[in-house]
RNA sequence: UUGAGUUAAACGCUGAAUCCAGGUAGAACACCUGGAGCGGGGGAACCACUUUUUUGGGGUGAAUCGAAUCUAUAUUCGAGGGGCUACCCUUAAGGCCCUAACCCGUCAGCUAACUUCGUAAGCGUUUUAAGGGAGGGGAC
Numbered sequence: 001u002u003g004a005g006u007u008a009a010a011c012g013c014u015g016a017a018u019c020c021a022g023g024u025a026g027a028a029c030a031c032c033u034g035g036a037g038c039g040g041g042g043g044a045a046c047c048a049c050u051u052u053u054u055u056g057g058g059g060u061g062a063a064u065c066g067a068a069u070c071u072a073u074a075u076u077c078g079a080g081g082g083g084c085u086a087c088c089c090u091u092a093a094g095g096c097c098c099u100a101a102c103c104c105g106u107c108a109g110c111u112a113a114c115u116u117c118g119u120a121a122g123c124g125u126u127u128u129a130a131g132g133g134a135g136g137g138g139a140c
Base pairs, nucleotide, nucleotide: 011124012123013122014121018036019035020034021033022032023031024030037119038118039117040116041115042114047109056107057104058103059102060101064079065078066077067076068075069074080099081098082097083096084095085094087133088132089131090130091129092128093127
């Protein structure tokens, strides 16, 4: 000097999943309760659908569809969809990835009032250009 790994802190990313107060219990963490914020479900009129109800149907989510192989809760390819690429936003190019999982329980279109639920989990990217903006430094 370069590369890889581990640990701690900071920072950052996916995601609604953050903050505050009190308590257990005692600094932090954790757990419980409440609140704010954020997010989801149910639920009139009007509108929509008039319709296919086991060939069940529906919800959260980007996570669907098609083809081939294969018989494997599987693999591959493609289309569509989604994310990151470090000051922020948008656009473009390049690069690297994901395309799951879970839930309701025969039942739900939209939907004001109303009502109800969640506030987890998991990770470690930093290439370039244009436009707009923010911030910092220097000189006078």

The RNA shown here (c-di-AMP riboswitch aptamer (ydaO/yuaA leader)) has 140 nucleotides and comes from Thermosyntropha lipolytica DSM 11003. The source organism's lineage runs through Bacteria, Bacillati, Eubacteriales, Thermosyntropha and Thermosyntropha lipolytica.